RNA sequence: AGAGUUUGAUCCUGGCUCAGAAUGAACGCUGGCGGAGUGCUUAAUACAUGCAAGUCGUGCGAGAAAGUUUUCUUCGGAAGAUGAGUAGAGCGGCGAACGGGUGAGUAACACGUAAAUAACCUGCCCUAAAGUUCGGGACAACCUUUCUAACGAGAGGCUAAUACCGGAUGUGGAUGGACUUUCUCCUGAUUGUCUAUUUAAAGGUCUCUUGAGAUCGCUUUAGGAUGGAUUUGCGCACUAUUAGUUAGUUGGUGAGGUAAUGGCUCACCAAGACGAUGAUAGUUAGCCGACCUGAGAGGGUGAUCGGCCACAUUGGGACUGAGACACGGCCCAGACUCCUACGGGAGGCAGCAGUAGGGAAUCUUGCGCAAUGGACGAAAGUCUGACGCAGCAACUCCGCGUGAGGGAAGACGGGCUUCGGUUUGUAAACCUCUUUUAUUUGGGAAGAAAAACUCUAUGGUGACAUAGAACUUGACGGUACCAUUUGAAUAAGCCACGGCUAAAUACGUGCCAGCAGCCGCGGUAAUACGUAUGUGGCGAGCGUUAUUCGGAAUCACUGGGCGUAAAGAGUUCGUAGGCGGACUUUCAAGUCAGAAGUGAAAUUUUGGGGCUUAACCCUGAAACUGCUUUUGAAACUGAUAGUCUUGAGUAUGUGAGAGGAAGAUGGAAUUCCUGGUGUAGCGGUGGAAUGCGUAGAUAUCAGGAAGAACACCGGUGGCGAAGGCGGUCUUCUGGCACAAUACUGACGCUGAGGAACGAAAGCGUGGGGAGCGAACAGGAUUAGAUACCCUGGUAGUCCACGCCGUAAACGAUGGACACUAGUUGUUUGAGGGCUUGACCCUUGGGUGACGUAGCUAACGUGUUAAGUGUCCCGCCUGGGGAGUACGUCCGCAAGGAUGAAACCCAAAGGAAUUGACGGGGGCCCGCACAAGCGGUGGAGCAUGUGCUUUAAUUCGAUGCAACGCGAAGAACCUUACCUGGUCUUGACAUACCACUGACCGUUCUAGAGAUAGAAUUUUUUCUUCGGAGACAGUGGAUACAGGUGCUGCAUGGUUGUCGUCAGCUCGUGUCGUGAGAUGUUGGGUUAAGUCCCGCAACGAGCGCAACCCUUGUCCUUAGUUGCUAGCAGGUAAUGCUGAGAACUCUAAGGAGACUGCCCUCGCAAGGGGGAGGAAGGUGAGGAUGACGUCAAAUCAUCAUGGCCCUUACGACCAGGGCUAGACACGUGCUACAAUGGCCGGUACAAUGGGUUGCUACUUAGUGAUAAGGUGCUAAUCUCAAAAAACCGGUCUCAGUUCGGAUAGGAGUCCAACUCGACUCCUUGAAGUUGGAAUCGCUAGUAAUCGUGGAUCAGCAUGCCACGGUGAAUACGUUCCCGGGCCUUGUACACACCGCCCGUCAAGCCACGGAAGUCGGUCGCGCCCAACAUUGUAUCCUUAACCUUCGGGGUGGGAGCAACUAAGGCGAGUCUGGUAACUGGGGCUAAGUCGUAACAAGGUA
Repeated sequence: AGAGUUUGAUCCUGGCUCAGAAUGAACGCUGGCGGAGUGCUUAAUACAUGCAAGUCGUGCGAGAAAGUUUUCUUCGGAAGAUGAGUAGAGCGGCGAACGGGUGAGUAACACGUAAAUAACCUGCCCUAAAGUUCGGGACAACCUUUCUAACGAGAGGCUAAUACCGGAUGUGGAUGGACUUUCUCCUGAUUGUCUAUUUAAAGGUCUCUUGAGAUCGCUUUAGGAUGGAUUUGCGCACUAUUAGUUAGUUGGUGAGGUAAUGGCUCACCAAGACGAUGAUAGUUAGCCGACCUGAGAGGGUGAUCGGCCACAUUGGGACUGAGACACGGCCCAGACUCCUACGGGAGGCAGCAGUAGGGAAUCUUGCGCAAUGGACGAAAGUCUGACGCAGCAACUCCGCGUGAGGGAAGACGGGCUUCGGUUUGUAAACCUCUUUUAUUUGGGAAGAAAAACUCUAUGGUGACAUAGAACUUGACGGUACCAUUUGAAUAAGCCACGGCUAAAUACGUGCCAGCAGCCGCGGUAAUACGUAUGUGGCGAGCGUUAUUCGGAAUCACUGGGCGUAAAGAGUUCGUAGGCGGACUUUCAAGUCAGAAGUGAAAUUUUGGGGCUUAACCCUGAAACUGCUUUUGAAACUGAUAGUCUUGAGUAUGUGAGAGGAAGAUGGAAUUCCUGGUGUAGCGGUGGAAUGCGUAGAUAUCAGGAAGAACACCGGUGGCGAAGGCGGUCUUCUGGCACAAUACUGACGCUGAGGAACGAAAGCGUGGGGAGCGAACAGGAUUAGAUACCCUGGUAGUCCACGCCGUAAACGAUGGACACUAGUUGUUUGAGGGCUUGACCCUUGGGUGACGUAGCUAACGUGUUAAGUGUCCCGCCUGGGGAGUACGUCCGCAAGGAUGAAACCCAAAGGAAUUGACGGGGGCCCGCACAAGCGGUGGAGCAUGUGCUUUAAUUCGAUGCAACGCGAAGAACCUUACCUGGUCUUGACAUACCACUGACCGUUCUAGAGAUAGAAUUUUUUCUUCGGAGACAGUGGAUACAGGUGCUGCAUGGUUGUCGUCAGCUCGUGUCGUGAGAUGUUGGGUUAAGUCCCGCAACGAGCGCAACCCUUGUCCUUAGUUGCUAGCAGGUAAUGCUGAGAACUCUAAGGAGACUGCCCUCGCAAGGGGGAGGAAGGUGAGGAUGACGUCAAAUCAUCAUGGCCCUUACGACCAGGGCUAGACACGUGCUACAAUGGCCGGUACAAUGGGUUGCUACUUAGUGAUAAGGUGCUAAUCUCAAAAAACCGGUCUCAGUUCGGAUAGGAGUCCAACUCGACUCCUUGAAGUUGGAAUCGCUAGUAAUCGUGGAUCAGCAUGCCACGGUGAAUACGUUCCCGGGCCUUGUACACACCGCCCGUCAAGCCACGGAAGUCGGUCGCGCCCAACAUUGUAUCCUUAACCUUCGGGGUGGGAGCAACUAAGGCGAGUCUGGUAACUGGGGCUAAGUCGUAACAAGGUA
């Protein structure tokens, strides 16, 4: 410090997620030791048991017992001593208000901080002053007695005090009065004098020289210290879907009350008080020092430790006291638990342990007062679950260990493997060494210093005080620590290994099981699941979960945004508020500086120190960023006083304008009405129909009526705040601009709430209604058509008045001011110039275009800012749910405003890029269309496919680009399929052993054959003569063979297709943040990214073209098997022969064509025309197939990974099947005839093939062929006859002399039944030119005619070749199909066979409404009213004092009144749970219906 994730890729916006730190944690696996900490976060739920607050005999009275012992004894016991002035209880004093716990309540002067008290209190403690006197009567305990189950209560009697009461004194205090001092922040505080009234006390112990002292107390007063009380400034959570609250309420006067101020309480008076700077209400919450995190600012938390507050089963109340409205006190009421004799009683762990319950979850019913601290005491001491220790828990932090060094045969084993090896791995074994820890034994601290007692010294007669010495005290604990014994001995796991993120392989599994923080893995080769091995990380821990901060600048003060990503209110006016021009004076609130106080300690930081180190602890410093007080400064802000004119405004003049309101008025058009003319249609559409019209329409003429809107001008022209405003005229009226002067003197800007205006639609009332026209009706279209189109048509549109208050109310851009290059239009003012113009220049206000810098994610914006700044307002914070629900306000309603959550997702989005696509556009090409010729589709047959059938009909190919395809040829074989019969190291390869024998070959028997059995023939090479080798057979054992079994979606190779289309890329440079662009686009041209020109590009590569083959002309060379002009010979005839090398031809090499030449157009490339030429613009044809696309085809050509079978999915054999057949499709052949059929005659080719062959020729046969037989391994011989054509004849338009299927018979060819081809004789089907639709072809082409070849024993209408005859048409590119380039839109990128919306149906989830129902809460009214307090004085009663002895006084009790907790009743507020039913929402691979959106998405 960042990273992953939206996309094909990019930049941005934006969310989600991760890496870090932390925790009072929990869970899973694992676990050696020690130190220091920490340990019910949930039920403030209920609690058994024990303990947690007592102490003082030096305040007081009283005072045991057991036991022991002594004496006496009637042996029953009695008395004494001791125990012991002890225990226990009582009166009294102090304490119990501390310490300890918890966080329920509390949003508050509760807390924090800083102040105030001139408005207060303070036990014990300290200092100072004074005093401590004289009396009195009781009450407990105790004794007697009564009631009661118990707790306890009553009556009578005795008694003490530091208990209680009265009197005296008065240093002093308090109160009143009269004077008085010094001060102050208002009321006032304070000093002194005089005077009047009033007000205290308690003793105990010790000492001695007996009236004194010591000490602890007691009383009064003053001061201090400590602790508390009250008040105030500031700080301190969320909600406005809580906006009004308040009657003791706010204030005053008086009184009461309190320690004290105060409506704290009461009487009376006034009507105030609080609140958008958030009252009131609701929800949540103890606050802080601090802790966690963070660079900081912040955010979160408020365990342990410390400060404060509140509470003590729930609610209320007071008493005592210095202090409480009291955790271990009291009273009352409620709930709960326990006891009960049913009458009544007892209790309160949120003290320490502990129990139950709840919960994911949190400890011992321990030891000790040794230390620290506290209560009491003169003290010893007692008490102390505070505290100190120990126990449990890896809960946290820190430290240590589980060994160290050597050791390669790189062992065994495990894993992987390309089988070679590699890895685990110096790891182990083995050798040497060490002993922290553990174990054994022994030693052994610090924490302890005191008090007290004793002694000494000093002072004092002494008690006593001070100082010193000695002595004593340890829960932890025989602990820490030290030494010693034994021996590597006792001690390693957890998680991860696809990316983020360090670390990979094998096997298993097969969208299953499972993983997952995000992205995402898993559908047979998973580095992502499970296991193993290896590796990485951390380590007595490691992972997971939860929570907080961080990263997140993702609420932005530091430090964000709002044209298009979320986000500028529709507009204006204006209140509060915020901000505000120039100069001067003063003040000092803000601001700045100095000083003082405070900011507790702990914590944090840091210097030093102590535990072996560290954690931890001790100590010093800094810091605590704050608040308060005070002294200064005066620049800026503010305030004050004064001045100014530039901001703003006013006055005068001029100007433009659809600015607004009202009234009047005009013409064109439309419709309707009346009349005339006139006749059959009109209207409408893509085409129609509904509709209108012979009752006279449409058309046309004239007249009339009505309503609405204002053509041309008219314009990125004008005006207005926006919405908006358009004939003309009049009246009223708002704003704006300019010019020049005068005046006012900051009067300004913005603007939460608020107010006004606010298109269209809609609503109310009343009018109006021509045209248009939701709804509706009809006609069309369509699969449907509740639409688009057409014919009608109601609300509405118009007017008046009143509502509504919203729009893509948009410049998707809030308002104001200032500054920052320009160029060019337009509108409206003003000034100047001359040449007076449709002129030029200058300067204001508006409104447009382009553009620099800058800004921006980019697009873009750019003086009319989205630039640079200032001020104010509004708004945003992932997408959906949702602008929805609930609540409230507004509205007649429709609805509007405000405005969530649960839940779901990892995206949603902006701009730009490259493609692809479009029922977008432009340009261009192609037998793409058009123009033609001939076909297919109809018939019969052939052939392939589908489907069906079958034991099997083997398998593959399936739009173009499968279907006469693999198959260049299934009767057996082929053959992979089926049935049956057989074999199991195998039909085939390599290796081993044994036996036999050469092998090979021939014959016979059984059998369908494979196979089995028998016979026969043959007798290999080397040799050291033992044997060895090769070959073959048999038998055996294993490794293995074998598989046309699966996966073409694991692959290689090969092939198809777009497409012989003109494209596809790279280097360097440049542009862009980037993906990318440029080049390759543009203007021309071409068959072509072919070439030229231009250009931030310049070059290059793969393609194009050319080079290659065939063919067309010529030349050279060569001349057999080919040729024959001339010469010669010969024949019935023939290059037949001699000969020739001219010609044809053969087959080698050359030439030739390049837009080279001419004319013309063009800058050029190039185009058009022409000449010459065999050939002319690529001459014709072929071969040649860029980057890539289709997971295209092929595992059955071959090869091959993985999987599968192994007496079978391998191998052999026979027979069958691949040839089936209601049917459908593709490709062909033959035809339907006269351009023809048949008969006869006569011509002219080329390419090829041939020894298991082609075969001349002869004979036989009607023929297919057969029998003889010649030549030829081929320019020699042969297949071989070319056919159409031509000549002659015949047929005469018919199912025929067309057509030949089908069928019968007879035959040929080495086995032809299923299942071949051919021949002959006979038979003679459909078919008379083929619906929708569709195919091929642009010249030697189509069409037509025959010929050859491969495969092959035989089998072609198929395929591949060859030649013969030989056309028609192309205006042209509108349309169909395919393709190329440019451009445009896009929500597509698996790329339109894309994406995607809504209803319905099914399941799941959360939520809203809801008749009701069950709770909680908060006030209000009324009833009842406990205890307590206060009042009252009706009744009863009364030790101390007084008394005149009667009583009084004081106190107490009962009653009554006021107030009031709990309770009851009633009507309500707010809120939660639940609910039949109901509503929408979200989610869920393959449900239904359509196709709304994205392209002009087919109606933008």

Predicted 3D model of a 1500-nucleotide RNA (small-subunit ribosomal RNA) from a metagenome. The sequence is in RNAcentral, with records from SILVA. The prediction has a mean pLDDT of 85. Rfam family: Bacterial small subunit ribosomal RNA. Its family is annotated with structural constituent of ribosome and ribosome in the Gene Ontology.